This is a predicted structure of a 370-nucleotide RNA (Bacterial RNase P class A). Its mean pLDDT, the model's own confidence on a scale to 100, is 76. Rfam family: Bacterial RNase P class A. Rfam links the family to the GO terms ribonuclease P activity, dimeric ribonuclease P complex and tRNA processing. Rfam's curators write: Ribonuclease P (RNase P) is a ubiquitous endoribonuclease, found in archaea, bacteria and eukarya as well as chloroplasts and mitochondria. By type it is a ribozyme.

RNA sequence: CUGUCGGACUGUUCUAUCGCUGGCCGGAGCCGCAAGACUCUGGCGAGAGGAAAGUCUGGGCAACACAGAGCCGCCAUACUUCCUAACGGGAAGGGGUACAGCACCGCAAGGACUGCACCACAGAGAGCGCCACAGAAAACAAACCGCCUGCCACAGGGCCGGUAAGGGUGAAAACGCGAGGUAAGAGCUCACGACGCGUCUCAGCAAUGAGCGUGAUGGCAAGCCUUAUGGGUUGAAAGACCAAAUAUACCGACAGUCAAGGGCUGGCUCGUCCGUUGUCGGGGGGUAGGUCGAUAGAGGUCGUCGGCGACGACGGCAGUAGAUAAAUGAUAGAACUCGACAGAACCCGGCUUAUAGGUCAGACAGAUGC
Numbered sequence: 001c002u003g004u005c006g007g008a009c010u011g012u013u014c015u016a017u018c019g020c021u022g023g024c025c026g027g028a029g030c031c032g033c034a035a036g037a038c039u040c041u042g043g044c045g046a047g048a049g050g051a052a053a054g055u056c057u058g059g060g061c062a063a064c065a066c067a068g069a070g071c072c073g074c075c076a077u078a079c080u081u082c083c084u085a086a087c088g089g090g091a092a093g094g095g096g097u098a099c100a101g102c103a104c105c106g107c108a109a110g111g112a113c114u115g116c117a118c119c120a121c122a123g124a125g126a127g128c129g130c131c132a133c134a135g136a137a138a139a140c141a142a143a144c145c146g147c148c149u150g151c152c153a154c155a156g157g158g159c160c161g162g163u164a165a166g167g168g169u170g171a172a173a174a175c176g177c178g179a180g181g182u183a184a185g186a187g188c189u190c191a192c193g194a195c196g197c198g199u200c201u202c203a204g205c206a207a208u209g210a211g212c213g214u215g216a217u218g219g220c221a222a223g224c225c226u227u228a229u230g231g232g233u234u235g236a237a238a239g240a241c242c243a244a245a246u247a248u249a250c251c252g253a254c255a256g257u258c259a260a261g262g263g264c265u266g267g268c269u270c271g272u273c274c275g276u277u278g279u280c281g282g283g284g285g286g287u288a289g290g291u292c293g294a295u296a297g298a299g300g301u302c303g304u305c306g307g308c309g310a311c312g313a314c315g316g317c318a319g320u321a322g323a324u325a326a327a328u329g330a331u332a333g334a335a336c337u338c339g340a341c342a343g344a345a346c347c348c349g350g351c352u353u354a355u356a357g358g359u360c361a362g363a364c365a366g367a368u369g370c
Stems, first nucleotide, its partner, number of pairs: 001366005007360004012335007020047002023044007031036001049341001053352002056350005061235004074231005079093005094121001095119003099115003104111002122226002127224002129220003144167002146163003150159003175193002178190003195215004200211004239292004248284001250282007258275001261274004300317007336339001
């Protein structure tokens, strides 16, 4: 310098004018005792994101429910330690898988070392279930070809049995390799290796690793399931408060009507009370509307210290977006690399998804120069 890979940061700028949504300081008018509200108006200053998105996840906040214990069911999580308010997030570590490199140990199988990427990474010695196609056989194994003993035939071959070393099928064929063994073979036996387990030893907080001992052998838990841990439901359209006009439960006063009905007396009449109708006053609930929730927060940034790191402690500094039919725009001019994805709606931590271009280090490979 080129390429690849993953990571971090950034993500159009400037000027003028006119608008829009909040805030602060004034002026005038009007109402009012005042506080203050409303209308008009002047000035100053602020006004979308890294994801504001998906609404996936952990909390705050709020209402409702339960306010005790156990069991069952449902949902979520699943190597270890740490970080954090918490998390299914993050950091560090362990283990595994794949690829590349290295050519160190070993007869070989296999192991060691380096780099990078990925992993829902508890349990398949609790149980059930499933394993397409192909294939003889897919789980208490299995004989298609081949191999071997025996018998028949004596021209190729046929039959019974043995055999999982070789071939073939498959994603997967009942550990691998070397030797022994055998009629041929086989963990059948032995050494080594892969794998699981352990009241063992050592190292480590632990996962785990090394050693020693021991044991068995397919896979799928992202089919059911088992074990451990956690979990009330809803969601700012949550919810709290103030409260017109109109109608009105209920209460009071006054007036009207005795038309139906009832009480005051067994019947009738009159009277009176209830009732009924209207007016006025009070009045609760609810609607329009308004206020709060609602923007200073487990926040940001800089420095020092502690820590491998996530992060923590201390100190300093700066800081009003807050709408409710919902503002953040338009026009003119200028610059360049000619501008992607995209638009707050209760707040905060994460994850995921979208994203033109630019910047910064890093790892690996190659080339050139010293």